[in-house]
RNA sequence: GUCCCCUUAGCUCAACGGAUAGAGCACGAGCCUCCGAAGCUUGGGAUGUGGGUUCGAUUCCCCCAGGGGGCG
Numbered sequence: 001g002u003c004c005c006c007u008u009a010g011c012u013c014a015a016c017g018g019a020u021a022g023a024g025c026a027c028g029a030g031c032c033u034c035c036g037a038a039g040c041u042u043g044g045g046a047u048g049u050g051g052g053u054u055c056g057a058u059u060c061c062c063c064c065a066g067g068g069g070g071c072g
Base pairs, nucleotide, nucleotide: 001071002070003069004068005067006066007065010025011024012023013022018055027043028042029041030040031039048064050062051061052060
């Protein structure tokens, strides 16, 4: 330089173009306990940036950024 893949919560992962973007772990609060742990209940928290297509975009297209890989 070129081609391919990936980017969603603190972490690991879901989500035929269509309902309020879900789950586990983690974290906060409550219950329980002498105190913790465990258990139960509950709460907060996310679509990398900017455009485009569409009635509707996490999903499709383009640019950029970051990460990984192949070739040279």

A computed fold for a 72-nucleotide RNA from a Candidatus Omnitrophota bacterium, annotated as transfer RNA. Rfam family: tRNA. Lineage of the source: Bacteria > Pseudomonadati > Candidatus Omnitrophota. It was read from a public genome assembly. Model confidence (mean pLDDT): 81 of 100.